Transfer RNA from a Candidatus Omnitrophota bacterium, 74 nucleotides, folded computationally. It was read from a public genome assembly.

RNA sequence: CGGGGCGUGGCGCAGAUGGCUAGCGCACCUGAAUGGGGUUCAGGGGGUCGCUGGUUCGAAUCCAGCCGUCCCGA
Numbered sequence: 001c002g003g004g005g006c007g008u009g010g011c012g013c014a015g016a017u018g019g020c021u022a023g024c025g026c027a028c029c030u031g032a033a034u035g036g037g038g039u040u041c042a043g044g045g046g047g048u049c050g051c052u053g054g055u056u057c058g059a060a061u062c063c064a065g066c067c068g069u070c071c072c073g074a
Base pairs, nucleotide, nucleotide: 001073002072003071004070005069006068007067010026011025012024013023019057028044029043030042031041032040033039050066051065052064053063054062
């Protein structure tokens, strides 16, 4: 320098066919059961999807540029 993958709550991931309230597991908070812990049950909070712009009635999803990270090539 060229090509490609990935970036979504604290962590790990799904959602990619444009429209459903953006969901799952773990973790966290509250309550109950227990003498306490562990565990189980019930309930709850936390993201606006790496950043910017574009297309569209509508974008996590499509397009462009940039950033970070990983891989391949020179």